[in-house]
Molecule: SAM riboswitch aptamer (S box leader)
Organism: Chloroflexota bacterium
RNA sequence: CGCUCAUCCAGAGGGGUGGAGGGACCGGCCCAACGAAACCCCGGCAACCAGUUGGAGGUUCGGUGCCGAGAUUCGAAGACCGACCUCAGCAUGGUGCCAAUUCCGGCAGGUACGCCGGCACAAUUGAUGGCUCAGGCGACCUGAAAGAUGAGAG
Repeated sequence: CGCUCAUCCAGAGGGGUGGAGGGACCGGCCCAACGAAACCCCGGCAACCAGUUGGAGGUUCGGUGCCGAGAUUCGAAGACCGACCUCAGCAUGGUGCCAAUUCCGGCAGGUACGCCGGCACAAUUGAUGGCUCAGGCGACCUGAAAGAUGAGAG
């Protein structure tokens, strides 16, 4: 640096240095001199990977063994140990994280949701009611994309 897989609506902040930015990008909306980024110290969250547990479970595998038949196999016998798988616990090590759902949206599809627009009718206009194939905006739902983190192989 790209590739593959998993996860992303939960959770967790104080101090010091520093001195104007930060929330990836774009738009929005926020955070910030009651001190941004970055770095350091301490603390915490979580449980991805490793580790661990007289843990729980298992139509799996291997070894040892009990009983019966019988003759070297079969069964109504089927336990113990180890491996493996699933789940749970711990938080020792490797990362990660500690404003806002990845802060929200961005692309595509859907909705007998709302608004605008369009069409036709009733009177001059307006209001109001009807229809709605195409269109715009918003809301909601689903899936992508992008990004982040971990693990793995390059």